[in-house]
Model confidence (mean pLDDT): 80 of 100. This is a predicted structure of a 114-nucleotide RNA (c-di-GMP-I-GGC riboswitch aptamer) from a Bacillota bacterium.
RNA sequence: CCCGAUAAAGGCAAACCCGGCGAAAGCCGGGGACGCAAAGCCACGGGCCUAAGGUCAAUGGGGUCUUCGCCGCAGAUGGCGAAGCCCUCGACUAUGAUCGCCGGGCCGCCGAGG
Numbered sequence: 001c002c003c004g005a006u007a008a009a010g011g012c013a014a015a016c017c018c019g020g021c022g023a024a025a026g027c028c029g030g031g032g033a034c035g036c037a038a039a040g041c042c043a044c045g046g047g048c049c050u051a052a053g054g055u056c057a058a059u060g061g062g063g064u065c066u067u068c069g070c071c072g073c074a075g076a077u078g079g080c081g082a083a084g085c086c087c088u089c090g091a092c093u094a095u096g097a098u099c100g101c102c103g104g105g106c107c108g109c110c111g112a113g114g
Stems, first nucleotide, its partner, number of pairs: 002114001003111002011036002016031006034100001040106003044103003047098001049096001053093004061087003065084007
């Protein structure tokens, strides 16, 4: 230096639950342990996740809403169209997220056997 023991001293903490933050992915705190020898740190490359914002579909679709126009009726109800308002659906996209997916960088505890 490689390596990693049914070693010792310690460490971290998946799922899940509670509280908080966030549009979400996810993050933080507490509980809790599936696991981890870098499951310590850094989003640098790739992957995975999310899609607020943006782009497209789009002169889109919808409505116990409002206004106007036309039609219609004895009248009320009503029909069609336009504008407004409101609601809703798909695809792509990171600048978001993940270091407990892989690679890379930085730092580090212990020492049986080889």

Record summary:
Lineage of the source: Bacteria > Bacillati > Bacillota.